[in-house]
Context: one part of a larger RNA
RNA sequence: GAUGAACGCUAGCGGCAGGCCUAAUACAUGCAAGACGAACGGUAAGUUGAGUAGCAAUACUUAACCAAGAGUGUCGUACGGGUGCGUAACACGUAUGCAACCUACCCUAUACAGGAGGAUAGCCUAGGGAAACCUGGAUUAACCCUCCAUAGUAUUAUUGGAUGGCAUCAUUUGAUAAUUAAAACUGAGGUGGUAUAGGAUGGGCAUGCGUCUGAUUAGUUAGUUGGCGGGGUAACGGCCCACCAAGACGAUGAUCAGUAGGGGUUCUGAGAGGAAGAUCCCCCACACUGGCACUGAGAUACGGGCCAGACUCCUACGGGAGGCAGCAGUAGGGAAUAUUGGUCAAUGGAUGCAAGUCUGAACCAGCCAUGCCGCGUGCAGGAAGAAGGCCUUCUGGGUUGUAAACUGCUUUUGCCAGGGGAUAAAAUUUCCAUGCGUGGAAAACUGAAGGUACCUGGUGAAUAAGCCACGGCUAACUACGUGCCAGCAGCCGCGGUAAUACGUAGGUGGCGAGCGUUGUCC
Numbered sequence: 001g002a003u004g005a006a007c008g009c010u011a012g013c014g015g016c017a018g019g020c021c022u023a024a025u026a027c028a029u030g031c032a033a034g035a036c037g038a039a040c041g042g043u044a045a046g047u048u049g050a051g052u053a054g055c056a057a058u059a060c061u062u063a064a065c066c067a068a069g070a071g072u073g074u075c076g077u078a079c080g081g082g083u084g085c086g087u088a089a090c091a092c093g094u095a096u097g098c099a100a101c102c103u104a105c106c107c108u109a110u111a112c113a114g115g116a117g118g119a120u121a122g123c124c125u126a127g128g129g130a131a132a133c134c135u136g137g138a139u140u141a142a143c144c145c146u147c148c149a150u151a152g153u154a155u156u157a158u159u160g161g162a163u164g165g166c167a168u169c170a171u172u173u174g175a176u177a178a179u180u181a182a183a184a185c186u187g188a189g190g191u192g193g194u195a196u197a198g199g200a201u202g203g204g205c206a207u208g209c210g211u212c213u214g215a216u217u218a219g220u221u222a223g224u225u226g227g228c229g230g231g232g233u234a235a236c237g238g239c240c241c242a243c244c245a246a247g248a249c250g251a252u253g254a255u256c257a258g259u260a261g262g263g264g265u266u267c268u269g270a271g272a273g274g275a276a277g278a279u280c281c282c283c284c285a286c287a288c289u290g291g292c293a294c295u296g297a298g299a300u301a302c303g304g305g306c307c308a309g310a311c312u313c314c315u316a317c318g319g320g321a322g323g324c325a326g327c328a329g330u331a332g333g334g335a336a337u338a339u340u341g342g343u344c345a346a347u348g349g350a351u352g353c354a355a356g357u358c359u360g361a362a363c364c365a366g367c368c369a370u371g372c373c374g375c376g377u378g379c380a381g382g383a384a385g386a387a388g389g390c391c392u393u394c395u396g397g398g399u400u401g402u403a404a405a406c407u408g409c410u411u412u413u414g415c416c417a418g419g420g421g422a423u424a425a426a427a428u429u430u431c432c433a434u435g436c437g438u439g440g441a442a443a444a445c446u447g448a449a450g451g452u453a454c455c456u457g458g459u460g461a462a463u464a465a466g467c468c469a470c471g472g473c474u475a476a477c478u479a480c481g482u483g484c485c486a487g488c489a490g491c492c493g494c495g496g497u498a499a500u501a502c503g504u505a506g507g508u509g510g511c512g513a514g515c516g517u518u519g520u521c522c
Base pairs, nucleotide, nucleotide: 001521002520003519005518006517007516008515009514012375013374014373015372016371017370018368019367020333025331026330027329029328030327031326034075035074036073039072040071043067046065047064048063049062050061051060052059053058082286083285084284092210093209094208095207096206097205098204101203102202106199107198108197109196110195111194112193114148115147116146117145118144124137125136126135127134128133154179155178156177157176158175159174160173161172162171163170164169184191185190212258213257214256219249220248221247224246225245226244227243229241230240231239261283262282263281264280265276266275267274268273288309289308290307291306292305311322312321313320314319339365341364342363343362347361348359349358350357351356378409379408380407381406388400389399390398391397392396414459415458416457417456418455419454423449429442430441431440432439433438466511467510468509469508470507471492472491473490477506478505479504480503481502487494488493
């Protein structure tokens, strides 16, 4: 000098930041991922009208309106948010390569969408179960599923030419054969579907270099190292397998052990260095522990699934349910770290033609001197140098001290009253023009923060100072008490009867809404 700090004493305000560093311990409760009726069958609840039964309450039937709770389907749930367990590794950083690769949604371009069929949830019905839920029957729709047709610059096989390279080869241009598509909805504006090529975006893989400590760890390795052939993958590869060979790594530190997420950055320092990796950004890993795949463009998937385990809960003992390292919050641990708050107004995301819906992302508010910065606690005059305190060489003097009183002034801040903008730009909707981009016009609606920031007026010095030190280092001294006691102390060292070093008082010095101590780093 710095700090995600803690502790002691003290405390007026604001702005901007930060806030479980420990138990990746266990979690009550609520919320955090849903959207679409312009994909589909269909319709629970509700309102109104009519009818039937009934004295009535009410029940049932039917029509209209409204309505999306359940189900099929599509998109999303792989983003966003959290944590740092593991990992010394192509994990990360940087620089390259892929002639060895994938990419939903988005953009550009070209071509196409003809026909036939099938099932199933829901609903209805029959049962089982304490429940979770499960089983059978009948029946039904689709952008669900299947088949046929159509077919090329797609894929596969065979084959010819040209050009290029860095080895496998790549690019380009031909021929023959085989194989593979589609889905509708509509408000008639449009929105979607299939195939191919290109782009964009995001990822995958490989490689050079860099990346902690220990030799009181010296040898390590059997899919191990390489080859041939296959399997697998989006793709290369012992990634996996059969066979063959005997290799591969290592004092330039292999292996083993310990520790640790990496970087941009942060702190310090004149620099070189040293230390750290909180907040913010990028990458990685993980989601009760371990393993596994399914779906999907993408996961081996935090709020999906299966199996095993530990733990918690329910149970009719047969069997079931769960996963806060999301936001709050609870218990525990700890020196120690916040509200079970508001809003989708803005930004962004998902979905939808859209209106919109959802969004603990985000934006805000609450708590905490945790930090940084700013402001205030008055200003000017005022000597009887008042009283009181303390010291003293004691009828006196010194000091506190212009300090107070007193006089004048100001009103930051506080309190009261009034005013009070911007964050709102649009998207959207409607209309007009337009081949497509797009352009123009009109009409409105919408603010959580918050009646906040800010401004003006009123009021009245009114509402606001402490902490540590005073032997030397080190700025700042006397008195009393104590008497190697009580105690102090970062180091040197103080204290045994005049202690500037202990305790108290007066005075002084330093910093100041803080001050001091402790921990850690330079």

The part of an RNA shown here (small-subunit ribosomal RNA, 5' domain) has 522 nucleotides and comes from an uncultured bacterium.
Rfam family: Bacterial small subunit ribosomal RNA. Its family is annotated with ribosome and structural constituent of ribosome in the Gene Ontology.
The RNAcentral record of the full RNA draws on ENA and SILVA.